[in-house]
Molecule: transfer RNA
Organism: Candidatus Woesebacteria bacterium
């Protein structure tokens, strides 16, 4: 400096051909238990890395720009 993968819930990650943002673990309340663990229900929790563009509509396209990782010079 080029280039290639990545960023999405507290941790790991799905969500690809644009159409209301999910799992699993975790937290919290509640059943059940003498107690704790396990088990069952429920519930909170997210400017989708940041700004912008394009669309009736964006995690998705399309530009900049940041951050991690690997790779050329």
């Nucleotide at each position: 400096g080029c280039g290639a993968u990545g960023g999405u819930a507290g941790c790991u990650c799905a969500g690809c051909u644009g159409g209301u943002a999910g799992a699993g673990c975790g937290u919290c309340u509640g059943c059940u238990u003498c107690c704790c663990a396990a088990g069952c229900a429920g519930a909170a929790g997210g400017u989708c890395g940041c700004g912008g563009g394009u669309u009736c509509g964006a995690c998705u396209c399309c530009c900049g720009u940041c951050c991690a990782u690997c790779g050329c010079u």